[in-house]
The part of an RNA shown here (small-subunit ribosomal RNA, 5' domain) has 474 nucleotides and comes from an uncultured bacterium. The RNAcentral record of the full RNA draws on ENA and SILVA. It matches the Rfam family "Bacterial small subunit ribosomal RNA". Its family is annotated with structural constituent of ribosome and ribosome in the Gene Ontology.
Context: one part of a larger RNA
Parts: sequence; C1' cells; structure tokens
RNA sequence: GGAUGAACGCUAGCGGUAUGCUUAACACAUGCAAGUCGUACGGAGAAGUUAUUCUUAGUGGCGGACGGGUGAGUAACACGUAAGAAUCUACCUUUAGAAAGGGGAUAACAUUUAGAGAUAAAUGCUAAUACCCUAUAUGCCGUUUGGUGAAAGAAGUAAUUCGUCUAAAGAGGAGCUUGCGUCUGAUUAGCUAGUUGGUGGGGUAACGGCCUACCAAGCCUACGAUCUAUAGCUGGUUUUAGAGGAUGAUCAGCAACACUGGGACUGAGACACGGCCCAGACUCCUACGGGAGGCAGCAGUGGGGAAUCUUGGACAAUGGGGGCAACCCUGAUCCAGCCAUGCCGCGUGAGUGAAGAAGGCCCUAGGGUCGUAAAACUCUUUCGCCUGUGAUGAUAAUGACAGUAGCAGGUAAAGAAACCCCGGCUAACUCCGUGCCAGCAGCCGCGGUAAUACGGAGGGGGUUAGCGUUGUUC
Repeated sequence: GGAUGAACGCUAGCGGUAUGCUUAACACAUGCAAGUCGUACGGAGAAGUUAUUCUUAGUGGCGGACGGGUGAGUAACACGUAAGAAUCUACCUUUAGAAAGGGGAUAACAUUUAGAGAUAAAUGCUAAUACCCUAUAUGCCGUUUGGUGAAAGAAGUAAUUCGUCUAAAGAGGAGCUUGCGUCUGAUUAGCUAGUUGGUGGGGUAACGGCCUACCAAGCCUACGAUCUAUAGCUGGUUUUAGAGGAUGAUCAGCAACACUGGGACUGAGACACGGCCCAGACUCCUACGGGAGGCAGCAGUGGGGAAUCUUGGACAAUGGGGGCAACCCUGAUCCAGCCAUGCCGCGUGAGUGAAGAAGGCCCUAGGGUCGUAAAACUCUUUCGCCUGUGAUGAUAAUGACAGUAGCAGGUAAAGAAACCCCGGCUAACUCCGUGCCAGCAGCCGCGGUAAUACGGAGGGGGUUAGCGUUGUUC
C1' cells in the first nucleotide's frame, strides 16, 4: 500500500447497488414455511326452481427424497479431475402390443365400551383407479418336454380426452469401482483377526468379506502405516509483475447433518429437517394411570458476544407440487423495511468582489496572515421540499412493488462538513500553558522553565459523507 461478512470512537445530506450471528450444532413463546385431486370412491352436511349444485372428515392417487437451513461430524473415493463395468430409474419422450373372466374384504358411517384427555377396543353395514384369484404374452429363467408372470377405469350425447398394464429404446437422475491430487506432529514405529486371499452358500438394483462356513497366512508400513491435532471439499475470493502465500461469507457444484444415539417401514427414490419406532437429556399437560414436543425453514425471543436486521407485502413475475381444467398451495422467489457494513455516483452553490472591512492570531510594533475568504451585487436550482402527470416489468386478462422510476411546474442560497495529522520516517509551524509533572508514543523517542513531539489557540497538510483506531490477511 491492498483486502475485509468486520468492530470501536467522532461525525453524517441524498440516491443506486450488494452484503448483514464469523460467538452457543445454546434453549426456544407465537404465527406461518407442503400440499393437492370430487373427472378414482362410498358417505355425511348445506342450498335448491327437486334438474342439480356446493362443502368436505374418511378410503384412494400423486407429491411431502424437491425447494429452504447449517458447518457438528468427516483426512474419506468426502471432494476435484480422468477413466471404468457388474446396475436401478417415478414423472417425461419415442416405438410395439394389451386391457379377458371372477372374488372377498375394509375405513368412513351407526351402536356400544374404556379413558381426564391423547386415544383405543368391540359388533354391524358399504364403495373404488384400494386388495386378491384365474386366463393370456412380445418378456424373464431354464433349455429337453418346461417354469414364472400384467392390467382400471373416469369424463363427455358423441367424436374424443385423461388415465391403466407389458416390453424395447432415449433423456435426465442415482448407486458402484479405479488412477492421480488434497493439512499437522516421529517428543506417535510398528499396525491388522473378517484382518489379506481362495472355495461353497447367503444377500443386494448391482461388483465385492457386504455377511456366513471351511481352507491358506496373509495385508499395510520410513515413498510415513497406526495414532494424534485440525478441517466440510471445489469453482472461486484476496494479495502479487509473476511464482507463491492466505482464505473457502454472499453466488454456483458436490458431500454430510436435522434435540443426542440407534433402527427399520413405506416408496422409483429416504434409512426421511417440519414421517414412524426404541433409548437418553430437556421442556410442557395430567384426574398420577398416562400423554405431547423438537426453528441448523421465515420472522421473532432469551442467552452468549466487540458484533449482525422486520413477529412486513404478494403469489404480479420466475420456478416448484397437485389438478382435464378452473384453480389451490408455495417465508422458494419477487418486493418492501432496518443498518454509512462495503462499493459507485451526486450535493452542501456559481460569477464579480480590496476600503485588502471588522475580528482572531503572530509581530522586530513598521507590518504580516486568515483572505476574494466574508459582506455586497448578479446568477443558477442538481439533491431536498410542494403540486401535477405517470411508465416498462404482462398482457386476451392478471402488478405485491407503487402513485415507485421518470417527466413537467413551483420554492428559496435557501435544508446539507466532518475527521485525522503537522519532531524524523511522512505532506504540513508559530504562540501560550505545563515543568521528568500532567501527558504522548507504530519505531526512534519527547517532557527536569523559551517543548515545531504533552494540553489549548491561530495557521497549515491529508482524506472527505466520511475520517481515524483496533483485529485478521498478502
């Protein structure tokens, strides 16, 4: 000198734009953050012109594996990069076919029962695109005759549309394997028993000690194993002429986590943040028998801290989920609010003006300086303020932002300058006060009676809506 998610002190006019718990992965009141479909289904309720329409608890379907958060763990095929083979894939696209027969339940509901409640139980009734059986087959497994193995309807007068099943391919997605790269310590030197390999079996979508039985005794290591400390990784960011160093906020990709630990279920996909079960700590309710909860989602609260925002608006746009659609949901997102936290831009007036006014400061008492600075005269109106008009973003229609941006008119120099420094490094000097005191200080060092170094004043230098200090880093 540069940089910063900064903080602190003094100061502060406006706009644009971006950022904003780096600390306690500490605990959380309250509201919202994932629903949707009545064109799958039977009920119940409401309205009614008795045609029907509307609402929806339940069964069922799709989605809650995306989107959003965090940096605890992780030194690892986690990440980056380059390759690979033994795999799966809902929705979407393409192609070829198929949807034939039949059946038994069950929630809702009704009636009871238990309970403070959460909820649970019994009996009876009922539907389906829920469930099951039979048949068939391009498929799959075997190969020798064989074995296995699908389906569902709804709307519409109809045409048809939306669905259902199987197979093959595609796209996108996911799982797996490998080479290389990736931090500290040797005051950590040996480590390992499913450990290393083989055979049989099991398991998985899939290869594999992934698991198991038996057999062999291997495997890793001074090119640093094991242990320990630290840490999410990368694109990037920052500095630099570069090499290199430091770093990994915001944005983007990947992985991990969701009160702590463990487990599976469902599903195309999870071992699942706002799902389930068990254990634990904590908080709450309780009639003491038993129950409820999980902000590292958006706001917000307490706490910690030098320190970090509103319990805002809207689905108008972009995107996501559901739906034939109308539409519904969306704290994703788009906007607004707060903060000089950063960056960028603008303003705080312009011209003329010497009696070099008054006043301050210095003085060799002559004068010098603040200083064209002020006053005064002339002019302008950016920004601000007032009034009117008024977009683009979105059009067939729909605008939260917002009467915003912009434009026009009016107003009056009117409302708008500070901070640090002046011994050398380092741009900028005098007077007064103080007297090794009070104090200053980044380093050298100043101060003990003329201090350009302390404090004040005048003057000067630097930066400027900021300036200085502190922390970190090159």